[in-house]
Molecule: Bacterial RNase P class A
Organism: Planctomycetota bacterium
RNA sequence: GCGGGCGGCCGGGCGACCGUCGCCGGCGCGCGCGCCGGCGGAGGAAAGUCCGGGCUUCACAGGGCGAGGGUGGUGGCUAACGGCCACCGGGAGCGAUCCCAGGGAAAGUGCAACAGAGAACAGACCGCCUGGCGGCCGGGCGACCGGCCGCCCGGUAAGGGUGAAACGGUGCGGUAAGAGCGCACCGCGGCGGCGGUGACGUCGCCGGCAUGGCAAACCCCACCCGAAGCAAGGCCAAACAGGGGGGAUGAGGCGGCCCGCCUCGCUCGACCCCCGGGUAGGCCGCUCGAGGCCGUCCGCGAGGGCGGCCCCAGAUGGAUGGUCGCCACCUCCCGCGAGGGAGGGACAGGACCCGGCUUACAGGCCGCCCGCUCCU
Numbered sequence: 001g002c003g004g005g006c007g008g009c010c011g012g013g014c015g016a017c018c019g020u021c022g023c024c025g026g027c028g029c030g031c032g033c034g035c036c037g038g039c040g041g042a043g044g045a046a047a048g049u050c051c052g053g054g055c056u057u058c059a060c061a062g063g064g065c066g067a068g069g070g071u072g073g074u075g076g077c078u079a080a081c082g083g084c085c086a087c088c089g090g091g092a093g094c095g096a097u098c099c100c101a102g103g104g105a106a107a108g109u110g111c112a113a114c115a116g117a118g119a120a121c122a123g124a125c126c127g128c129c130u131g132g133c134g135g136c137c138g139g140g141c142g143a144c145c146g147g148c149c150g151c152c153c154g155g156u157a158a159g160g161g162u163g164a165a166a167c168g169g170u171g172c173g174g175u176a177a178g179a180g181c182g183c184a185c186c187g188c189g190g191c192g193g194c195g196g197u198g199a200c201g202u203c204g205c206c207g208g209c210a211u212g213g214c215a216a217a218c219c220c221c222a223c224c225c226g227a228a229g230c231a232a233g234g235c236c237a238a239a240c241a242g243g244g245g246g247g248a249u250g251a252g253g254c255g256g257c258c259c260g261c262c263u264c265g266c267u268c269g270a271c272c273c274c275c276g277g278g279u280a281g282g283c284c285g286c287u288c289g290a291g292g293c294c295g296u297c298c299g300c301g302a303g304g305g306c307g308g309c310c311c312c313a314g315a316u317g318g319a320u321g322g323u324c325g326c327c328a329c330c331u332c333c334c335g336c337g338a339g340g341g342a343g344g345g346a347c348a349g350g351a352c353c354c355g356g357c358u359u360a361c362a363g364g365c366c367g368c369c370c371g372c373u374c375c376u
Base pairs, nucleotide, nucleotide: 001372002371003370004369005368006367007366008365009364010363012327013326014325015324016323017322018321020041021040022039023038024037025036026035027034028033029032043347047358048357050356051355052354053353054352055229056228057227058226068225069224070223071222072221073087074086075085076084077083088102089100090099091098092097103220104219108218109217110214111213125160126159127156128155129154131152132151133150134149135148136147137146138145139144168186169185170184171183172182173181187209188207189206190205191204192203193202194201195200233284234283235282236281243275244274245273246272247271256262291310292309293308294307295306296305297304298303329344330343331342332341333340334339
């Protein structure tokens, strides 16, 4: 210098004017609005709502079994997790580094398209080999021997061929040809020693190989899980309608008296008062929290302890916006140059809060590491 890997961070700055939400202070009144001033006002993902928790209501309140769902190497971190860190095993890469849904296939069931002879107590298509029969050729006086071809009975998993996968691999021996048939090494399984908290590693002995693959197929094993969610939940509470209670008045009917009138009981209607429930509306929940920043100590690390400082959005048709100027950045054009001109700025936006994961993102900065090449 070129190419690559990993981690961390930023994601425009300043100012003016107008507008907007919350809090504090002052003034005014028609008492919940207006005006003035000050302070604060989105993100690294606020997103998807995928996982885990806090909080709230309901259910169960102890234990076991079952159903359903989830997780799955080991050790740690954490409030918890399907997250994170470190390590182990397997795979990819020259390497930095990356990927893994990574328990169990000698409990059972099931599956394997196409191709292929055969796909799991396998299989003989070509090939190879022993034997038999027939034909041809050659040799021999002859019995017969040898070669080639065809057919048949068998042997054989070495070689070819099919496939994602063919019943351990390589080599030597062995054999009619072959084969763990025998041996060595590797793989696999069992036992033991040593190292490690552990996953596991390593060494030795034994076994000729028994146990092919798939569990994000059923299943088995271990562990975890009550449900719904701030429109949770709670408080205050109109108009109108309806419910309950009381009051006074009027009308009708019945009994007492001939009528009027008076008294008592029941029913109905309107009126007034009171009570409780719900709706509109308002308030709480609501933002001080597993909180942020800095320092220090412990730890490889994720993280944890201690000390100091700070308060940092709370809207509810839902505020955080718009216009302009200057500067910085990027692209293009002009100019030898100083410089000038034009254009551009992503993804996206709280709604109870927090920890993660995943996804989107114009442009840019920093650090560490790997490979190749060049120079000293």